[in-house]
Model confidence (mean pLDDT): 82 of 100. The part of an RNA shown here (large-subunit ribosomal RNA, domain I) has 533 nucleotides and comes from uncultured Roseobacter sp. The sequence was found in a public genome assembly. It matches the Rfam family "Bacterial large subunit ribosomal RNA".

Context: one part of a larger RNA
């Protein structure tokens, strides 16, 4: 050093439960009826998950289903189940402590409270019922009706009163309204206080919106106006969308005609330490269409979806193999030859798929019915000083828009605007509101796609992962996937410590597929042999 054969090792190759971009629809909220999130419990069985909640892998109903069934890791007892179970939908009940947490308080799942009932004892009233006793009547001399006393049981209620534990409700703040009691300054009074009833709020949730407040890094080759950027991040607020929105609007001598969004106009015109850079309209094309003045409220017939579920064609022969879906040969269905399983690769072998039916509830729709109601032209405005923001537009020749302060009009015979401003002419009516669509998003549920990965990839998480772990905390934050068709998962023998381990046996197609398991390169470490020094 070579050739064979082995350990180690884990890469390749196959695969996919799991992801990741989307598409069409659907949903766009849950909460004092106590959410989200979570502690503690719950099973016949110790632990985790999942499910539920002292009615606890449950309870009631109603509808559908028709043989099996008691959730997974995993069996084992021990039961249920054609009187209809299990599963599934729909509504209900139940729902311990903790959390907005709301009786107070507290290191979250923990303390410690009052009131009111319930209960349970007792007191008394009051009805029946029975047992005792008296007078009257009737009498078949057994005994039976009626009055009425009196005490005691027992039951039903009605009112007090006591009560240790245990149940039940109720007892938080604010705001609104309503009644009650109170009550300054201040005489009635009102302000304020108390009390009680009755609704509302609070908190959480992925992003979309709308408002209030708002950075620096960075660019500019330094940096200071400028940029980043009104971005990022704090508060607030709402809705499935929000916001805008029916001209005191552009336009230019024609005219257009509301708001949103897309594509152009256009990197123009313009702003700019005229540097970086920042950037429109007007007009044109689609999208959508909708006008108003409460375009309102309430109650509903039908109608359309949706819906667990139900029905759903059609192959056999022979060969190779463990094993047939493979090859041969000859059928046969198709409004089903998407998928997906089955011991290899199945239109006919299973679930499925085309079609087709479809209870409950649940969404749209909304014929009819009902109860109301019907605003009226906007002054401390417009518009000016000063100071500042917004419009692409840095104060500029700067119009327009908002306002912090300071003044401060006219009244349709008037006001606004048309980029200082002044005529003229054109066009509109401010200081009051309301509007669907078309437009962003996607924690969330259905179906269905990929010249998307395929366990160092794809989410961090394909596996009980926001786990182990690591920080006082905020926070970080992993690794780990495959026997086989089927556990048939190696009885029984032998070596060994009644070990590990291995030899045989026997299972399977394979055991060099033996729970260190598919396939097993390479470093690396070994034995046999052959050559070389």
């Nucleotide at each position: 050093c070579g050739u064979u054969u082995g350990g180690u090792g884990a890469a390749u190759g196959c695969c996919u439960u799991g992801g990741c971009a989307g598409u069409a629809a659907g949903a766009g909220g849950c909460g004092a009826u106590g959410a989200a999130a979570g502690a503690c419990g719950u099973g016949a069985u110790a632990c985790u998950c999942u499910g539920c909640g002292a009615u606890a892998a449950g309870c009631c109903a109603u509808g559908a289903g028709g043989a099996g069934c008691u959730g997974a890791g995993a069996a084992u007892a021990a039961g249920c189940u054609u009187u209809g179970a299990u599963c599934c939908a729909u509504g209900g009940a139940u729902c311990u402590c903790u959390g907005a947490a709301u009786g107070g308080g507290g290191c979250a799942a923990c303390c410690c409270a009052c009131c009111u009932g319930a209960u349970a004892c007792u007191g008394u009233g009051u009805u029946a019922u029975u047992a005792u006793u008296g007078a009257u009547c009737c009498c078949u001399c057994g005994g039976g009706a009626u009055c009425g006393g009196c005490u005691a049981a027992u039951a039903a209620u009605g009112c007090g009163g006591u009560a240790a534990a245990c149940c039940a409700g109720g007892u938080a703040u604010u705001u609104a309204u309503a009644a009650c009691c109170u009550g300054a300054a201040u005489a009635c009074a009102u302000a304020g206080g108390g009390u009680u009833a009755u609704a509302a709020a609070a908190g959480c949730a992925a992003a979309c919106c709308c408002g209030g407040g708002g950075a620096a890094c960075u660019g500019a080759a330094a940096c200071a106006u400028c940029u980043a950027a009104g971005u990022a991040c704090c508060c607030g607020g709402a809705g499935g969308a929000a916001a805008g929105g029916a001209a005191a609007u552009c336009a230019a001598u024609u005219g257009a005609u509301a708001c949103u969004c897309c594509c152009c106009u256009a990197g123009u015109a313009g702003c700019g330490g005229c540097g970086a850079g920042c950037g429109a309209a007007c007009g044109g094309g689609g999208a959508c269409c909708a006008g108003c003045c409460g375009a309102g409220c309430u109650u509903g017939a039908u109608g359309u979806g949706u819906g667990g579920u139900u029905a759903g064609a059609a192959u056999g022969c022979g060969u190779u193999g463990g094993a047939a879906u493979g090859c041969g040969c000859a059928a046969c269905c198709a409004g089903a030859g998407u998928g997906g399983g089955u011991g290899a690769u199945a239109g006919u072998c299973c679930c499925g798929u085309a079609u087709a039916a479809g209870a409950a509830g649940c969404a749209c729709u909304g014929a009819g019915a009902g109860a109301c109601g019907u605003a009226u032209u906007a002054a401390g405005u417009a518009g000016g000083g000063c100071g500042g923001a917004a419009c692409a537009c840095g104060u500029g020749a700067a119009a327009u828009u908002c306002u912090g302060u300071c003044u401060g009009a006219a009244g349709a015979u008037c006001g606004g605007a048309g980029g200082a401003c002044c005529a003229c002419c054109u066009u509109c009516g401010a200081a009051g509101g309301c509007u669907a669509a078309g437009u962003a998003c996607u924690c969330c549920u259905u179906a269905c796609u990929g010249a998307c990965c395929g366990a160092u990839a794809g989410u961090g998480a394909a596996c009980c992962a926001g786990u182990a772990c690591c920080g006082u905390g905020a926070g970080g934050g992993a690794a780990a996937g495959g026997u086989g068709a089927a556990a048939a998962g190696c009885a029984c023998c032998c070596c060994g410590a009644c070990g590990a381990g291995g030899g045989g046996a026997g299972u399977g197609a394979a055991a060099c597929a033996g729970u260190a398991c598919c396939u097993g390169a390479a470093a690396c470490c070994g034995a046999a042999c052959g050559c070389c020094u």